Record summary
Model confidence (mean pLDDT): 81 of 100. This is a predicted structure of an 84-nucleotide RNA (transfer RNA) from a Planctomycetota bacterium. It matches the Rfam family "tRNA". Rfam links the family to the GO term triplet codon-amino acid adaptor activity. From the family's description: Transfer RNA (tRNA) molecules are approximately 80 nucleotides in length. Lineage of the source: Bacteria > Pseudomonadati > Planctomycetota.
């Protein structure tokens, strides 16, 4: 430079246009159970909250498309690989 993949919550890491604040697992935060610790087991883990099947935000950035976009398209940034 070219070409192909990727990028997701604090970490990994799944994700078909609507059932997604988003599976799974680690890490935390409670509680239970243990003499204590760890293992285990509940529960919570984006803000508000009238604790609601309710609002606002958010999946790299920045447009677009659509009744709706983490998903589709541009375009830009960065990873990795491959070719030169």
């Nucleotide at each position: 430079g070219g070409g192909u993949g990727g990028u997701u919550g604090c970490c990994u890491g799944a994700g078909c246009g609507g059932c997604c604040a988003a599976a799974a697992g680690g890490a935390c935060c409670a509680g239970a159970c243990u003499g204590u610790a760890a293992a285990u087991c509940u529960g919570g883990c984006g803000g508000c909250u009238u604790c609601a099947c309710g609002c606002c935000u958010a999946c790299u950035g920045a447009g677009g498309u659509u009744c709706g976009a983490a998903u589709c398209c541009u375009c830009a940034a960065c990873c990795a690989c491959c070719c030169a």
Record summary
It was read from a public genome assembly.